[in-house]
Molecule: small-subunit ribosomal RNA
Organism: Deinococcus murrayi DSM 11303
RNA sequence: AACCAUUGAAUGGAGAGUUUGAUCCUGGCUCAGGGUGAACGCUGGCGGCGUGCUUAAGACAUGCAAGUCGAACGGCCCUCUUCGGAGGGCAGUGGCGCACGGGUGAGUAACGCGUAACUGACCUGCCCCCAAGUCUGGAAUAACCCUCCGAAAGGAGGGCUAAUACCGGAUGUGCUGUCCAGUCUUGUCUGGCCAGUAAAGGCGCGAGCCGCUUGGGGAUGGGGUUGCGUUCCAUCAGCUAGAUGGUGGGGUAAAGGCCUACCAAGGCGACGACGGAUAACCGGCCUGAGAGGGUGGCCGGUCACAGGGGCACUGAGACACGGGUCCCACUCCUACGGGAGGCAGCAGUUAGGAAUCUUCCCCAAUGGACGAAAGUCUGAGGGAGCGACGCCGCGUGAGGGAUGAAGGUCUUCGGAUUGUAAACCUCUGAAUCAGGGACGAAAGACGCUUUAGGCGGGAUGACGGUACCUGAGUAACAGCACCGGCUAACUCCGUGCCAGCAGCCGCGGUAAUACGGAGGGUGCAAGCGUUACCCGGAAUCACUGGGCGUAAAGGGCGUGUAGGCGGUACGUUAAGUCUGACUUUAAAGACCGUGGCUCAACCACGGAAGUGGGUUGGAUACUGGCGUGCUAGACCUCUGGAGAGACAACCGGAAUUCCUGGUGUAGCGGUGGAAUGCGUAGAUACCAGGAGGAACACCGAUGGCGAAGGCAGGUUCCUGGACAGAAGGUGACGCUGAGGCGCGAAAGUGUGGGGAGCGAACCGGAUUAGAUACCCGGGUAGUCCACACCCUAAACGAUGUACGUUGGCUGAUGGCGGGAUGCCGUCAUGGGCGAAGCUAACGCGAUAAACGUACCGCCUGGGAAGUACGGCCGCAAGGUUGAAACUCAAAGGAAUUGACGGGGGCCCGCACAAGCGGUGGAGCAUGUGGUUUAAUUCGAAGCAACGCGAAGAACCUUACCAGGUCUUGACAUCCCAUGAACCUUGCAGAGAUGUGAGGGUGCCCUUCGGGGAACAUGGAGACAGGUGCUGCAUGGCUGUCGUCAGCUCGUGUCGUGAGAUGUUGGGUUAAGUCCCGCAACGAGCGCAACCCUUGCCUUGUGUUGCCAGCAGCUCGGCUGGGCACUCACGAGGGACUGCCUGUGAAAGCAGGAGGAAGGCGGGGAUGACGUCUAGUCAGCAUGGUCCUUACGACCUGGGCGACACACGUGCUACAAUGGAUGGUACAACGCGCAGCCAAGUCGCGAGACUGAGCGAAUCGCUGAAAGCCAUCCCCAGUUCAGAUCGGAGUCUGCAACUCGACUCCGUGAAGUUGGAAUCGCUAGUAAUCGCGGGUCAGCAUACCGCGGUGAAUACGUUCCCGGGCCUUGUACACACCGCCCGUCACACCAUGGGAGUAGAUUGCAGCUGAAACCGCCGGGAGCUUCACGGCAGGCGUCUAGGCUGUGGUUUAUGACUGGGGUGAAGUCGUAACAAGGUAACUGUACCGGAAGGUGCGGUUGGAUCACCUCCUUU
Repeated sequence: AACCAUUGAAUGGAGAGUUUGAUCCUGGCUCAGGGUGAACGCUGGCGGCGUGCUUAAGACAUGCAAGUCGAACGGCCCUCUUCGGAGGGCAGUGGCGCACGGGUGAGUAACGCGUAACUGACCUGCCCCCAAGUCUGGAAUAACCCUCCGAAAGGAGGGCUAAUACCGGAUGUGCUGUCCAGUCUUGUCUGGCCAGUAAAGGCGCGAGCCGCUUGGGGAUGGGGUUGCGUUCCAUCAGCUAGAUGGUGGGGUAAAGGCCUACCAAGGCGACGACGGAUAACCGGCCUGAGAGGGUGGCCGGUCACAGGGGCACUGAGACACGGGUCCCACUCCUACGGGAGGCAGCAGUUAGGAAUCUUCCCCAAUGGACGAAAGUCUGAGGGAGCGACGCCGCGUGAGGGAUGAAGGUCUUCGGAUUGUAAACCUCUGAAUCAGGGACGAAAGACGCUUUAGGCGGGAUGACGGUACCUGAGUAACAGCACCGGCUAACUCCGUGCCAGCAGCCGCGGUAAUACGGAGGGUGCAAGCGUUACCCGGAAUCACUGGGCGUAAAGGGCGUGUAGGCGGUACGUUAAGUCUGACUUUAAAGACCGUGGCUCAACCACGGAAGUGGGUUGGAUACUGGCGUGCUAGACCUCUGGAGAGACAACCGGAAUUCCUGGUGUAGCGGUGGAAUGCGUAGAUACCAGGAGGAACACCGAUGGCGAAGGCAGGUUCCUGGACAGAAGGUGACGCUGAGGCGCGAAAGUGUGGGGAGCGAACCGGAUUAGAUACCCGGGUAGUCCACACCCUAAACGAUGUACGUUGGCUGAUGGCGGGAUGCCGUCAUGGGCGAAGCUAACGCGAUAAACGUACCGCCUGGGAAGUACGGCCGCAAGGUUGAAACUCAAAGGAAUUGACGGGGGCCCGCACAAGCGGUGGAGCAUGUGGUUUAAUUCGAAGCAACGCGAAGAACCUUACCAGGUCUUGACAUCCCAUGAACCUUGCAGAGAUGUGAGGGUGCCCUUCGGGGAACAUGGAGACAGGUGCUGCAUGGCUGUCGUCAGCUCGUGUCGUGAGAUGUUGGGUUAAGUCCCGCAACGAGCGCAACCCUUGCCUUGUGUUGCCAGCAGCUCGGCUGGGCACUCACGAGGGACUGCCUGUGAAAGCAGGAGGAAGGCGGGGAUGACGUCUAGUCAGCAUGGUCCUUACGACCUGGGCGACACACGUGCUACAAUGGAUGGUACAACGCGCAGCCAAGUCGCGAGACUGAGCGAAUCGCUGAAAGCCAUCCCCAGUUCAGAUCGGAGUCUGCAACUCGACUCCGUGAAGUUGGAAUCGCUAGUAAUCGCGGGUCAGCAUACCGCGGUGAAUACGUUCCCGGGCCUUGUACACACCGCCCGUCACACCAUGGGAGUAGAUUGCAGCUGAAACCGCCGGGAGCUUCACGGCAGGCGUCUAGGCUGUGGUUUAUGACUGGGGUGAAGUCGUAACAAGGUAACUGUACCGGAAGGUGCGGUUGGAUCACCUCCUUU
């Protein structure tokens, strides 16, 4: 100090991304952490300590890994010798060892291992202690010698010899055996009789030492037995013949079916036997807050194995890694006759593999074998080597140093950053060199001595000249990954859904912080990343610590076995439970403390702990056991009423259909509309009679009964259950319930009946693109009965059963009580609303989904799939049990906001309707598509492109095409040189352009040299230029929904939240306009108003306007004059539901008065939040990108104007409400100097000539037209219509050919009111008539304006279209132009079946069968012994193995075949989501290309309307 207690201290649990438009929940996937005997990629300086074939228990060359003892023995050899001997070595006999140490993990699911016990059922060499001995004989044999066989390995015969080798005899402390006695709960211990039973010597001068024999004890090591623990599969449910037990015998060190003979009928199993798969086990190790989960490499303990398999021998110990033998496989040698071998010892080789080292040094230390010892042996061990494989430590420098260097990168071009970083200065000194140099090693041995064991001086180092010390000494080696979020770290370039990235979400389709490179940054660092695997996060298997109404999940229902759980009182016990002590839990590791290597890693010492097991003492509340009671649970008896509860028999009426008869005549029937069908052979309709089957109107009901399925006419028999009342009885008899058993709608099956109606299939008719459907006409199984099966449903309250506890209100059914029809109370049942509480929310709420208890069933992402295989059941259909490969990052629940609906309600709009006029038909104009072309430049594309950009293409414009040209450029800025600029003009050319000539010399300053500004020419380069691309990079502007009434915010409140409320509701309005109500109160952008115009009035001013009165006059407001009027320009007034009546709470509405105008007076401007990735890079601006003698610029000519055709928008018509001719009346808005142009003249005319006026209330454009008054035309392709063409002209313009407008003459096409369809318009509107303007040289049927004439109709909101509000459903959210299902076709992937084929493993049966043990024999016969006997040999049992037959399991493969999954824009349909257009789903049956359809029964997880019932509020 660890540990415990305690105020304290310390220890101690983190989440994130991803389903959605958003939200909450459920739920999976993924990430951040730690770890490894690792491998791979890039990189790599040093040292220490560890660690290193996880795969082929595949095969192995070579060397080594177990020997030793001469003090057991004979002998041989060598050396020395003083010849006495001494020393050394060696094969053999003999002893000990070789069963240790070392390796590996194949087998093994087992008493194998772990832990705790037992052994009265056992053994133990060497070692220690004690007791007693060690006497006396004998016969061989190897070595050696001789002979022989064999290629070899080896072997045979004969002869000699020794021992601690072998064999007798004696002794018997003892020991062993039978028996007896005592003790003792198995064979323990003690005693007795009888019998049996030992020995070896060696060394030393000696003392003595080392041995040997027999016992006893100890220690050590082992054998055996037992309790408990020890993986997965039940798609392995039954297993078992030595199998279970007994007796006798055998065997062993020892218990035992361990073996054998006989006998018995046992033994194991749902608490999982048997079978299959996998696996050595543990201390520990990794992870984790813990509980757990994973793991068992190194180190330590145990087990098992030694090429595969069997067997024994020897021995204290083995069935023996480096012993034996046999079989098998393999390898090697061979003279073919035979032999040899076993690295899972250390190195090493080869193979396999992603992958794992040196054929090293030494016995110096530690340990082992042998030896008396010296010592020998020891790939145990100690060391070194290789590998960043791991852990730890160190280094690649430290301090100063701003011009913030150069270079790089970025840039808004200013700068920023790399960055004190470098350079540079000072300091230290890895490497390297030199000198010194260990600890680990002191015992044993030897010597001395008080013989206690002490003292003494020496020897011995592989590592290693290593660590370390000292001195000298050079600034001296950094990489890897990442930088979209998670997750620390950002820019540029390249690329352009390509190349690629990716752990999940996801990046990449031209501005990529996500790909690749670069700069910069971040994180680790001699390493860094990746891959694989384990734990964690994951409360995602939930013991700690989850769930099941709708997310996955309650069994269809009951009965009941095992099991689990169990009321109350007392006593007893002490099994569970609690507690103390003792013991164990090896060491190492982990933890605490101290110490040793300079630190650390590493190591040493000490300590504490070790939740577990065992023994024992105690406690007794609770649970359990036993006993005795109790009555509150449960059950029984009695009385009573309710009920479609069940079964059987009998009976009844209405209706449908059919048959018979009658009346009667042409239709009936059926539908959205029809048809098929029935009917003149008499239907339908009506009447009467009859037959037959099925179902039971009214009552009837959120009513009743039943466990569920389910149960309905009436009566009767029999029968089950529940309820209530009042007492009594039994005495926990209870609850639940795996298996089991029973019941179980509809459909379906079998046999036999029955068959009226209905009605799968089927047949017709319709509908339709099709219609295997919906609708219609028929119609078979079936529906019904009996018996027997099937056993499933949305079998649902999607809610298991039972018990207890917990506020209320309300109505219903059946009882009972209080004098009671009504009121009150109470029990049971079946409903509604709701408190608390619960819930993700919805909702549930005494009939719980609240709070608790007991037991059962079930769930663990989606798909594949309730499928396959296997088992069980079934006659079949099929049911039940029930996976995996593969694939996805979701699938899902509830609720929210939108959008949508062939959902609902309310309400608007020329939306429909009612009207008027058009378009669609013709010709022409114009735009577009298409086609064509050298080019027909480009854009616009439903509404909201198409007389649009273009308010005007002959050149220009012009962007297009052809040809000809230019290259600092047609245009801008800067620099240099020259010259003013500029004007006139010649030549060449289509022109651009080129080349000349002439004129001209300016402005400012000046020190007179010159300089400057503008302009021009030439030159150099920076740059210009682009109508090239991207409107999906943008600004700005615009269209559209829509002038629709909406869109939001603050605060508050409600909701976990998205969100809601406000903004909904009742009224009202053109309006979210206003009023009332209201958990809302306010506010903003929109609406309205303010603005312009128009309609009335007043007032001011009257010229260019006007003229009432006055005057003049050329009769024209012309003149004087006037400003009253018109008008113009200003300024004001006026209209507010203000007034009246009615109605209403109010807001308001209806009517009326007055008024020029009345309820917004008419018109305009004004366009909320937003949508359409709407339009425009070609109006402009602009990021990026591309072109740069061209994609820029100039010129001439052409094209934008083409023309089979299609569409849009218009003009003109088709005529008589008209056309033509003549006459005649009345406007407004506007415009005009490169202009409008009067008058006059000329021309048929367009126009020309000439020329006044007017920069315009003055002059001009300017005669308005329709209209009106006349005349002609007379219904015709015309006196309609005017296209087209011919001719002649006018005007503009440089120029009218392509390609202008107009005029005149002539020509005179289509067209006679327009199919389907479709457009505009609600009043000064439509229609109709003309006029003006912009653009513009010229060109208008277009566009923008102006006035003239001037209607019809609106019942109304059912329907079409668009829109607003509320509500509802939703599987939509790119929002219905949505989503989405199935077949088919193609590609790929995994998988099932499959005639079989091949392999592995295993059961059973039969045959054969080596070695060895054991048994018998060992004879007529071999060897040996004194003898008993032994050996050889023979036979038998058993077995490894082999063969054959037949099964099981399993793997691979297989023509063909089945479905499944995934894929880019394939095909067919449209099943589902909205009432999805036939509500959907469901079990079953039949049918169909497919989704699917239909029948029968069921469910609501169906919308809508009506009715009923119930509830709430007043």